[in-house]
Context: one part of a larger RNA
Molecule: large-subunit ribosomal RNA, domain IV
Organism: Henriciella aquimarina
RNA sequence: CGAUGCUGAAGGAACUCGGCAAAUUACCUCCGUAACUUCGGGAGAAGGAGGCCUCAUACCGGGCAACCGGUUGUGAGGGGCACAGACCAGGGGGUUGCGACUGUUUAUCAAAAACACAGGGCUGUGCGAAGCCGUAAGGCGACGUAUACAGUCUGACGCCUGCCCGGUGCCGGAAGGUUAAAAGGAGGAGUGCAAGCUCCGAAUUGAAGCCCCGGUGAACGGCGGCCGUAACUAUAACGGUCCUAAGGUAGCGAAAUUCCUUGUCGGGUAAGUUCCGACCUGCACGAAUGGCGUAACGACUUCCCCACUGUCUCCAGCAUCGACUCA
Numbered sequence: 001c002g003a004u005g006c007u008g009a010a011g012g013a014a015c016u017c018g019g020c021a022a023a024u025u026a027c028c029u030c031c032g033u034a035a036c037u038u039c040g041g042g043a044g045a046a047g048g049a050g051g052c053c054u055c056a057u058a059c060c061g062g063g064c065a066a067c068c069g070g071u072u073g074u075g076a077g078g079g080g081c082a083c084a085g086a087c088c089a090g091g092g093g094g095u096u097g098c099g100a101c102u103g104u105u106u107a108u109c110a111a112a113a114a115c116a117c118a119g120g121g122c123u124g125u126g127c128g129a130a131g132c133c134g135u136a137a138g139g140c141g142a143c144g145u146a147u148a149c150a151g152u153c154u155g156a157c158g159c160c161u162g163c164c165c166g167g168u169g170c171c172g173g174a175a176g177g178u179u180a181a182a183a184g185g186a187g188g189a190g191u192g193c194a195a196g197c198u199c200c201g202a203a204u205u206g207a208a209g210c211c212c213c214g215g216u217g218a219a220c221g222g223c224g225g226c227c228g229u230a231a232c233u234a235u236a237a238c239g240g241u242c243c244u245a246a247g248g249u250a251g252c253g254a255a256a257u258u259c260c261u262u263g264u265c266g267g268g269u270a271a272g273u274u275c276c277g278a279c280c281u282g283c284a285c286g287a288a289u290g291g292c293g294u295a296a297c298g299a300c301u302u303c304c305c306c307a308c309u310g311u312c313u314c315c316a317g318c319a320u321c322g323a324c325u326c327a
Base pairs, nucleotide, nucleotide: 001322002321003320004319005318006317007316008315010313011312014311019308027051028050029049030048031047036041038156052078053077054076055075056074057073058072059070060069061068062067079083091306092305093304094303097300098298099297103115104114119154120153121152122151123150124149125148131140132139133138157293158292159291160290162223163222164221167220168219169216170215171214172213173212176211177210178209182205183204187200188199189198190197191196224242225241226240227239228238251285252282263279264278265277266276267275
């Protein structure tokens, strides 16, 4: 000096990205227990009191009885520094975001807000099903049959899920256009004395697809600009105009999203780029690529408080093992 433990005056998070680590708490009985809530919870909430030994007493069971055992209660007393005496054995409260939950995951740097999930929707599939594996035979689906199976999105629950079908996709469409092979064969070419043989070949007929006509958003996706206007000012319910397929509805909003930005105001602190509540000027939220809430839950995450402490002010001592010195 390092590692692992133990202890520490006064202070008590001043440490630090952050209370990381450590400390506190811890058991049983009794009392007591808030907001909120899906009425189950929250809850061991929080916060208190008691606990050892002796004697007496009430009750219960057994016994003829003496007495023994048990339970809860009451009363009186006793000893120790310490009575859940060692070991074992929850710190607690408030608040935000995200995810409903229990689960799952990067074996060996990530356990999460990621995955899954019950629930919801859309689409396909009528059974030799669709889908998948296989060249095939065949198999899975399924010894199932639309309350089934497959694909895809969303993700408990509550309130909801607006407008756009112009583009792309998908679905439908006995017309029309285009169109392959093929059919067709007007007409023509080569060759031959000729019959012929060998070629080229226009109309016309010809599927799906595409064009075309419709539908469809819990399909891929999209959801404007400029100018003016009210009797203080400011602002603009109102008007004009251009463009669009349609111009973002409800709800939320400096947000896991806000660049400017430490926005502004309020709260908390003596002091707060974080935090909470508001405002709305949304650079660049927004409705199953779901929107907004939400009790319970979380080795998740933000901020605050109480308790507690060597995290720190500021280090010190002890124990063990190393390092180190000598052999």